Record summary:
The part of an RNA shown here (large-subunit ribosomal RNA, domain IV) has 325 nucleotides and comes from Lepidodinium chlorophorum. The RNAcentral record of the full RNA draws on ENA and SILVA.
[in-house]
Context: one part of a larger RNA
């Protein structure tokens, strides 16, 4: 000097991004246990008391085995063993994950719902044979979204997608016909059947076009102006546009730019926190909306207890290293 520890007057988070770290709590017995709740929980809630040693007696249990005397040793508040509470955010939960910087609010999940599939199944894989699905059969298999539970899940089918239909149009290969040319045709010239090619016409499925449906399919869900007997506000009216103009619920939110919005609570003092308001730059209903007991090494805020985190440092122990002698 460093590391690891022990202890500390008075104060007790004044430290700090933040109680990080440390301290506190702790076992057993008894008493006593709130809000809330899915009636199981919450709960070891919180909070309170007791615990040693010696002697005697009673009861119970276990072990050992005759009894008596002697000697020696041990003889335990030693170690180990939740801090708690309050109101929020997110995710229901136990679980899973970035082996070696992220354990979470991410993934999964039971439950919900949509679509496809009748078995030589759909889906996946392969050039093929074949294989998985499955030695299964719709109470099954595959794919997508949501994510316990409770209350719910509004409007729009114009665009895209999927799906059902279908008169006409469009229309590839194929097939037929017509016509023209070449070949046939080793010639002086001409020429048949056949073959080939171009052109035209007819035939011709899906698609496209077209008519419907479908949102727990991809998605979307407005402006401007006026108006009530103070003022303000605008139930109401007018007008333009749209496929339809955002319903319930919630809201400065993990979403709010302006913004430290405004009011209230807590503090002597609060850009954080909690409860309201609504002017939602740019919430919103299975990319689910809003609640929610229990749960969480999750995240933010507050309090009690507690402490060298600090005011402000002191003393001591054990190691290691360095320097000097």
């Nucleotide at each position: 000097u460093u590391u690891u520890c022990u202890u500390u007057a008075a104060g007790g988070a004044a430290c700090u991004c933040g109680g990080c770290a440390a301290a506190u709590u702790a076992a057993c017995u008894u008493u006593a246990u709130a809000a809330c709740u899915u009636a199981g929980g919450g709960a070891u809630a919180c909070a309170a008391a007791g615990u040693g040693c010696c002697a005697a007696a009673a009861u119970a249990u276990u072990g050992c085995u005759u009894g008596a005397g002697g000697u020696u040793u041990u003889g335990u508040u030693a170690a180990c063993a939740g801090a708690u509470u309050c109101a929020g955010a997110c995710g229901a939960c136990u679980g899973u994950u970035u082996a070696c910087c992220a354990a979470a609010a991410a993934c999964a999940c039971a439950g919900g719902u949509u679509u496809c599939c009748g078995c030589a199944a759909a889906a996946u894989u392969u050039u093929a044979a074949g294989a998985u699905a499955a030695a299964g059969u719709a109470u099954g298999g595959a794919a997508g979204c949501u994510g316990a539970c409770g209350c719910c899940u509004g409007c729009c089918c114009a665009g895209u997608a999927c799906u059902a239909g279908a008169a006409a149009g469009u229309g590839a290969a194929u097939a037929a016909a017509a016509c023209u040319g070449a070949u046939g045709a080793g010639u002086g010239a001409u020429u048949a059947a056949g073959u080939c090619a171009a052109u035209u016409u007819u035939u011709g499925a899906a698609u496209c076009c077209u008519u419907g449906g479908u949102g727990a399919a991809c998605g979307g869900c407005g402006g401007c102006c006026g108006u009530a007997a103070c003022u303000a506000u605008g139930a109401c009216g007018g007008u333009c546009c749209u496929a339809a103009g955002a319903u319930a619920g919630c809201a400065a939110a993990a979403u709010u730019c302006c913004u430290u919005g405004c009011c209230a609570g807590g503090u002597a003092a609060g850009u954080u926190c909690u409860g309201g308001c609504c002017u939602g730059c740019a919430c919103g209903a299975a990319a689910g909306g809003c609640g929610u007991a229990a749960c969480g090494a999750u995240c933010g805020g507050a309090a009690u207890a507690u402490u060298g985190u600090c005011u402000c440092a002191g003393a001591g122990a054990a190691a290691a290293g360095u320097u000097u002698u």